The RNA shown here (transfer RNA) has 73 nucleotides and comes from a Candidatus Magasanikiibacteriota bacterium.
Model confidence (mean pLDDT): 80 of 100.
The sequence was found in a public genome assembly.
It matches the Rfam family "tRNA". The family's RNA type in Rfam is transfer RNA.
RNA sequence: GCCGUCUUAGCUCAGCUGGUAGAGCAACAGUUUUGUAAACUGUGGGUCCGGGGUUCGAGCCCCCGAGACGGCU
Numbered sequence: 001g002c003c004g005u006c007u008u009a010g011c012u013c014a015g016c017u018g019g020u021a022g023a024g025c026a027a028c029a030g031u032u033u034u035g036u037a038a039a040c041u042g043u044g045g046g047u048c049c050g051g052g053g054u055u056c057g058a059g060c061c062c063c064c065g066a067g068a069c070g071g072c073u
Stems, first nucleotide, its partner, number of pairs: 001072007010025004019056001027043005049065005
């Protein structure tokens, strides 16, 4: 330098053929316990790497960047 994959909640990841974002774990609160842990119930938490475009509507499609990983030279 070229090619490919990936970037969504604190972490690991879903998100079907565009229709307004979820799970598990973690955190917090409650129930239970003499107390802790465990278990159970509930709550908060992300405008989806950044910018632009297409569209009535974009996490998803297109373009330009950034970063991570892998491969080739």